[in-house]
Context: one part of a larger RNA
RNA sequence: UUGGGCGUAAAGCAUCUGUAGGUGGCUUUUUAAGUCCGCCAUCAAAUCCCAGGGCUCAACCCUGGACAUGCGACGAAAACUACCAAGCUGGAGUAUGGUAGGGUCAGAGGGAAUUUCUGAUGGAGUGGUGGUAUGUGUAGAGAUCGGAAAGAACACCAACGGUGAAAGUACUCUGUUGGGCCAACACAAACACUAAGAGAUGAAAUCUAGGGGAGCGAACGGGAUUAGAUACCCUAGUAGUCCUAGUCGUACAUGAUGGAUACUAGGCGUUAUGCGUAUCGACCUGUGCAGUGUUUUAGCUAACGCGUUAAGUAUCCCACCUGGGGAGUACGUUCACAAGAAUAAAACUC
Numbered sequence: 001u002u003g004g005g006c007g008u009a010a011a012g013c014a015u016c017u018g019u020a021g022g023u024g025g026c027u028u029u030u031u032a033a034g035u036c037c038g039c040c041a042u043c044a045a046a047u048c049c050c051a052g053g054g055c056u057c058a059a060c061c062c063u064g065g066a067c068a069u070g071c072g073a074c075g076a077a078a079a080c081u082a083c084c085a086a087g088c089u090g091g092a093g094u095a096u097g098g099u100a101g102g103g104u105c106a107g108a109g110g111g112a113a114u115u116u117c118u119g120a121u122g123g124a125g126u127g128g129u130g131g132u133a134u135g136u137g138u139a140g141a142g143a144u145c146g147g148a149a150a151g152a153a154c155a156c157c158a159a160c161g162g163u164g165a166a167a168g169u170a171c172u173c174u175g176u177u178g179g180g181c182c183a184a185c186a187c188a189a190a191c192a193c194u195a196a197g198a199g200a201u202g203a204a205a206u207c208u209a210g211g212g213g214a215g216c217g218a219a220c221g222g223g224a225u226u227a228g229a230u231a232c233c234c235u236a237g238u239a240g241u242c243c244u245a246g247u248c249g250u251a252c253a254u255g256a257u258g259g260a261u262a263c264u265a266g267g268c269g270u271u272a273u274g275c276g277u278a279u280c281g282a283c284c285u286g287u288g289c290a291g292u293g294u295u296u297u298a299g300c301u302a303a304c305g306c307g308u309u310a311a312g313u314a315u316c317c318c319a320c321c322u323g324g325g326g327a328g329u330a331c332g333u334u335c336a337c338a339a340g341a342a343u344a345a346a347a348c349u350c
């Protein structure tokens, strides 16, 4: 609850696709559903209002009139919404030519580092810490050099940079495939926006099955520290981290800011691209469009701050909020192998 809000106070779904629904560009015509005007009928009595009257007055009572936003019938209007028909090109789209990119998926290749194994040299420590110790080493460690294997991650370039709906995405090459932007105009002609339900994607951790296992490392063991130390530090180390096929569906999934459209001063960068200028060419220089940053005017804001990438000015659609705790809990239901997820109260209390 006919009201006010949602960056930080409660509140924008993690992100996208899209159904119903809601909303919707310009011009002309039709109809008259919405809309607007007139008139008619109806709208019990009592009450309320007005004018009279009766109780000595008043309250009260009686009589008459008026009122009644609703519903229905008829007639008229045609601006707006809607409907009918026709047209337009500015919104959206298709085709054409370019262009940038860690966008997706698959395959192949690479070097540095680490660990292990092996060979050689060598001969007592090494490792670790604030300091130690556990550990490791004469059965030859650590150090140095040669060889082999394995798994995981890709230094520099690297940026305030790119790209993707978000999660995310970077060694190199090849193939495959999605989207964006720019240019000129050809086609087509409102085909649009949003989106309840629904569907798809969705870090890490977890779970199932099969592989893999170098390094790191929950748990567990040991050594320290300490009054204690179920920790911080050290030494080992299982699951896991990796791959394949599934599962889960959550995060401070954040810009703590839903999407679309239009309008509203500038300055300084940067990415992709077009045009002019300049030139042998590359720079230089002006400008358009699409991103991405920074600073600031008006305006907004409780303030912080936001400020053409708005939190400004407006319109449309969706989600959500309504004192703190109890509680994102109980119960019920749906989903899940489970862990749990989603939906979601109340008593009581301040």
Base pairs, nucleotide, nucleotide: 004321005320007304008303012318014201015200016199017198021194022193023192025088026087027086028085031082033081034080035077037075038074040072042070049065050064051063052062053061054060091191093187094186096183097182098181099180103177105175106174107173108172109171110154114150115149116148117147118146119145120144121143125136126135162169163168207246208245209244210243211242215241216240221235222234223233258317259316260315261314262313263312266295267294268293269292270291271290273288274287275286276285299306300305323350324349325348332343333342334341335340
A computed fold for a 350-nucleotide part of an RNA from Solanum paucissectum, annotated as small-subunit ribosomal RNA, central domain. The full RNA is in RNAcentral, with records from SILVA. The organism belongs to Solanum, within Eukaryota. The prediction has a mean pLDDT of 88.